[in-house]
Description: The prediction has a mean pLDDT of 84. Predicted 3D model of a 687-nucleotide part of an RNA (large-subunit ribosomal RNA, domain II) from Ancylomarina longa.
Context: one part of a larger RNA
RNA sequence: GCCUACGAGUUACUCCUCACUAGCGAGAUUAAGUACUUCAGGUACGUAGUCGAAGCGAAAGCGAGUCUGAAUAGGGCGUAAAGUUAGUGGGGGUAGACGCGAAACUUGGUGAUCUACCCAUGGUCAGGCUGAAGCUCUGUUAAACCAGAGUGGAGGGCCCAACCGGUUCACGUUGAAAAGUGUUCGGAUGAACUGUGGGUAGGGGUGAAAGGCCAAUCAAACUGAGAAAUAGCUCGUACUCCCCGAAAUGCAUUUAGGUGCAGCGUCAGAGUCGAGAGUUAUAGAGGUAGAGCUACUGAUUGGAUGCGAGGGCUUCAUCGCCUAUCAAAUCCAGACAAACUCCGAAUGCUAUAACUUAUAUCUGGCAGUGAGCCCGUGGGUGCUAAGGUCCACGGACGAGAGGGAAAGAACCCAGACCAUCAGCUAAGGUCCCCAAAUGUAUGUUAAGUUGAACAAACGAGGUAAGAUUGCAUAGACAGCUAGGAUGUUGGCUUGGAAGCAGCCAUUCAUUUAAAGAGUGCGUAACAGCUCACUAGUCGAGCGAUCUUGCGUGGAUGAUAAUCGGGCAUAAAACAUGCUACCGAAGCUAUGGAUUUAGAAUUUAUUCUAACUGGUAGGGGAGCAUUCUAACGGCGCAGAAGCGGUCUGGUAAUGGAUCGUGGAGCUUUUAGAAAAGCAAAUGUAGGC
Repeated sequence: GCCUACGAGUUACUCCUCACUAGCGAGAUUAAGUACUUCAGGUACGUAGUCGAAGCGAAAGCGAGUCUGAAUAGGGCGUAAAGUUAGUGGGGGUAGACGCGAAACUUGGUGAUCUACCCAUGGUCAGGCUGAAGCUCUGUUAAACCAGAGUGGAGGGCCCAACCGGUUCACGUUGAAAAGUGUUCGGAUGAACUGUGGGUAGGGGUGAAAGGCCAAUCAAACUGAGAAAUAGCUCGUACUCCCCGAAAUGCAUUUAGGUGCAGCGUCAGAGUCGAGAGUUAUAGAGGUAGAGCUACUGAUUGGAUGCGAGGGCUUCAUCGCCUAUCAAAUCCAGACAAACUCCGAAUGCUAUAACUUAUAUCUGGCAGUGAGCCCGUGGGUGCUAAGGUCCACGGACGAGAGGGAAAGAACCCAGACCAUCAGCUAAGGUCCCCAAAUGUAUGUUAAGUUGAACAAACGAGGUAAGAUUGCAUAGACAGCUAGGAUGUUGGCUUGGAAGCAGCCAUUCAUUUAAAGAGUGCGUAACAGCUCACUAGUCGAGCGAUCUUGCGUGGAUGAUAAUCGGGCAUAAAACAUGCUACCGAAGCUAUGGAUUUAGAAUUUAUUCUAACUGGUAGGGGAGCAUUCUAACGGCGCAGAAGCGGUCUGGUAAUGGAUCGUGGAGCUUUUAGAAAAGCAAAUGUAGGC
C1' cells in the first nucleotide's frame, strides 16, 4: 500500500418545547396498586397526584383586575384566542451523550538484579624504569654537622599488558548490535578496578553537579484506581434521488480561530387596505463631483500705491530729508483648500401616479455563518508603494461546470435536468500544429519591430502624411572654374597685435560683378588656407519651421530558450473598412424526466406554461441489511453463499439464466434496529 472483518448522533428520564396523528373537551388524565383474563402494547377498578379553566403584588392582600402612587392621573403586568392525555418525529436539558486523542492532577501500591552514593566481607593489578627517608661503612671532626660509597625500596612517581575507560577517524544507521566494530587514544599501587551480601524511594532518594541517575522510562519513576478527567482544539463520521439555498456583517464579550442577540437560509402556518421589486413621469429635501473666491475663513504669485518698521543724514531735543530693506491695508492681473462656499449637478433617497411583475410582512420549528478573497469604481492610510491595509458601491470566486486568455479560483463570453454522428451564434478566431479566409479594399512598418505581460527621461538628415513659409528658366540648391581688392598694419593697447589675444567705434570710405575694418584654421608677429559676397558653367526644383503615424538608440542574467511552437515581410505584422466562415453544456430543433402553478376531466391521469449549477444548511421521497409478527410462496427434480452472462429502474438497486455449492430461503403488509465505510498517522488478520 491493497484485501477482508470491525469502526462514530445512541440509550435512559414522573424533565422542557414545537409539529403531526388519535381520544375526550371547560375540562383532560390516572400513578402505585387490586381484580379478571383468551397471558398481551389485554380489560375493569383505583381521582393520591398533575396540567388547564385568573390574575396582580416582595407580602399582607385584593380580584377582571391588580401593583406603583396623595391620586379617580399616567405607567407595568393581566382580562377579551382551549386545554389535556397518549404515540411518533424535530430540537433542548441532565447523564461519558457522535467517535478517537492529551500534557497533567489526586490517591493506594511496586521497584536500587540497571544505575548513583554508602555499609559489611572478599578478590585483582605481566614485565620494565626511576631510586625518597632510614641504616651501614669510609673520609672528616674533640664530638657532631658534612662529603663519598654501599644498602634500602618511598611515590594519588615513569613506560607498558591484563583490567577500567571512551580521544580521533572510518564503517555501521530497515545495524551482527534499540550505542556496536576496526584504528587511534587516556588511566593502569590508586580519590584504582571488581565479586557477593546489605542500606537510602518519588516532590522522595542519590549526585567530585551533567538536571545526571533511580530496571532501554526522569525538570518529578513505574503501576492500580478516581476515569469514558477535561479538550472553546485537530482528525474522522458510512446508501440514493428530488426542491430551496446561505454567511464570512453589526453590537457585546478576560473577547478576538469561541459564544450570545440581530442580519442572511429553509420548513410549516397566518392573513389583508398587495405592502415587495422594476421602468417612466411629477413633486420634494440635500451641499458631494465640478466650479468659484473684491462672496466669507485661511493660504498665495507678480505689479501699482505705501500705514508702519528698520537703516542713513541732521539736531541739545523736537521737527525734517533720503532709501537697490521689510511691509499692513487698498487697487490691477493670476491662482489654491477634507475640516472654505456667492454657486452647484449626475446618481442615490422620500412621496404620488401609471404600467410591468410577484413578491413582501408576521408567528413558530430547524439551522449554518460571524478567518473571506480578487477585479472595477469613489475615498482614507501608505511612497497617488505592495498579491499592503481600512471603508463604500457593483461584479465574480467562495458554493460555478462549459468556451476564450498557450498553461491560470477571480479577467472576457456564458449560468451545466437527460439524450442526439442536427442547426445558429457569443467572447475569441480562420498558413500548419488546430475547427474556420494563404479573403477583399486602401495605406504604414524593414526594426523579425511585431505576431495577446512589459519600459522612461533623453538622443537622431530612419521613413510616410499634413500645414506654414522662403528661393527658383530674369537660372535657384549642390558641385566645378575664377575673383574675394584699395585707404589700411583702422584707432587704442602691447615686447609684438597687420581682418582673426583684448578694448573702442559716425565698423567708415574708395574701386567694383562682388568682396566684413572680416566666418573659421593658421603665424612670435607677418605670411598662407578658407568663408561671407560676386561672375561663369550646369539645367529644375531647392531650403526652413511646426504637427502627426510607424519605426530607431537608450535596452544588462544565467539552455540558442523563444510570438504557445513551426514559422511569417505588397505579411501569417500594424492601421481603417467590408464580406464570408469557425466557434460553448448559450439559443434553436427532436424525444424524455423532475418540480411548481394553472386548466380540464374519467380523481389519477391529461394538457399548457415556467422551472430544474450548487458548499454549509433546511425540507421531501425512496433503496438495501438483520430480526419479529401475520398471510402466502420456493427448495436435494438443488436453498443460502460464491463466480459469470443477459436484462429492468433517474438512482440507491431489482430480476432472469448458467456454473459451483449442498440445506435452507423468502414475496407482501406492518413493526423493531448493534441498520449501509474510502479516509479517523483508525483496530485486528492476511498478502

NCBI's taxonomy places the organism under Bacteria, Bacteroidota, Bacteroidia, Marinilabiliales, Ancylomarina. It matches the Rfam family "Bacterial large subunit ribosomal RNA". RNAcentral holds the full RNA, with entries from Rfam.